[in-house]
Context: one part of a larger RNA
RNA sequence: UCAUGGCUAAGGAAUUAGGCAAAAUAGACCUGUAACUUCGGGAGAAAGGUCGCCCACAGCAAUGUGGGCCGCAGUGAAGAGGUCCAGGCGACUGUUUAUCAAAAACACAGGGCUCUGCAAAAUCGUAAGAUGAAGUAUAGGGCCUGACACCUGCCCGGUGCUGGAAGGUUAAGAGGAGAUGUUAUCUUCGGAGAAGCAUUGAAUUGAAGCCCCAGUAAACGGCGGCCGUAACAAUAACGGUCCUAAGGUAGCGAAAUUCCUUGUCAGGUAAGUUCUGACCCGCACGAAUGGUAUAAUGAUCUGGGCGCUGUCUCGGCUUCAAACUCG
Numbered sequence: 001u002c003a004u005g006g007c008u009a010a011g012g013a014a015u016u017a018g019g020c021a022a023a024a025u026a027g028a029c030c031u032g033u034a035a036c037u038u039c040g041g042g043a044g045a046a047a048g049g050u051c052g053c054c055c056a057c058a059g060c061a062a063u064g065u066g067g068g069c070c071g072c073a074g075u076g077a078a079g080a081g082g083u084c085c086a087g088g089c090g091a092c093u094g095u096u097u098a099u100c101a102a103a104a105a106c107a108c109a110g111g112g113c114u115c116u117g118c119a120a121a122a123u124c125g126u127a128a129g130a131u132g133a134a135g136u137a138u139a140g141g142g143c144c145u146g147a148c149a150c151c152u153g154c155c156c157g158g159u160g161c162u163g164g165a166a167g168g169u170u171a172a173g174a175g176g177a178g179a180u181g182u183u184a185u186c187u188u189c190g191g192a193g194a195a196g197c198a199u200u201g202a203a204u205u206g207a208a209g210c211c212c213c214a215g216u217a218a219a220c221g222g223c224g225g226c227c228g229u230a231a232c233a234a235u236a237a238c239g240g241u242c243c244u245a246a247g248g249u250a251g252c253g254a255a256a257u258u259c260c261u262u263g264u265c266a267g268g269u270a271a272g273u274u275c276u277g278a279c280c281c282g283c284a285c286g287a288a289u290g291g292u293a294u295a296a297u298g299a300u301c302u303g304g305g306c307g308c309u310g311u312c313u314c315g316g317c318u319u320c321a322a323a324c325u326c327g
Stems, first nucleotide, its partner, number of pairs: 001322001005318004010313002014311001019308001027051005036041001038147001052069007070074001082306007089298002094106002110145007122131003149292003153223003158220002160216005167211003173205002178200005185192002224242005251285001252282001263279005
């Protein structure tokens, strides 16, 4: 110097991004136990007390009651919850980046939409065949949401899906008008040209699809602007106008979302860019890409209190191990 344990006056988080690390709590019995709550919990809440040994009594005993004794200390060593308040997120137990991430991510029970009538749909395979399933719509597949509670608004113009079939468009095929080549024949010698063969080929006919017409948003998605107006001022319940498929409803809101922003007010502190409660001017919340609440829960994240401490004021002593110095 580095590293492992132990102790440390007074203070006690002043340290730090952050109580990281350490300290503290700890067993058994008795008392006692709040808000909230889905009435199960919360809860070991919190907060307190007792514990050794000897004698007597009661008791079958475990043990209890009374008296006494010792120590700084009686769960005498070791091992053995720190706790409370408030908020965000996810309901929960669970799962995950084997080897830098354990989470608010995934899953989940519950909810919804949709496909599928069985030789099912879906999936693997060229096929045979297999899974689905030795199942049968209370079943199976796909997608979304994510306990429970209260709810889930408006828009079908675009895209998708489902249904429709009148009309338009439309392939191969069918169809074969006509045209061209060839040449029997005819000829005014310029040419015309049957049949056959060959090459082309118009009209007409011709399905799904698309156009079209409806439906459908717990399908993909979307959910306005300007101007004026009330007897101070301010504001605008109200009116006008333009545009749209429709103009954001309930609820929440400086939020895991707020740029301006350390918004403003209140609380907490002597002092608070964080935190909590409000306000609403939502740059750019919003209803199963779910909205809002929520008991319980979490090696989750954020703020605060008590206890506790070498984290610190600010260092010191010591132990063990190594380096190093000397022998």
This is a predicted structure of a 327-nucleotide part of an RNA (large-subunit ribosomal RNA, domain IV) from Bragasellus peltatus.
It matches the Rfam family "Bacterial large subunit ribosomal RNA".
The source organism's lineage runs through Eukaryota, Panarthropoda, Eumalacostraca, Asellidae and Bragasellus.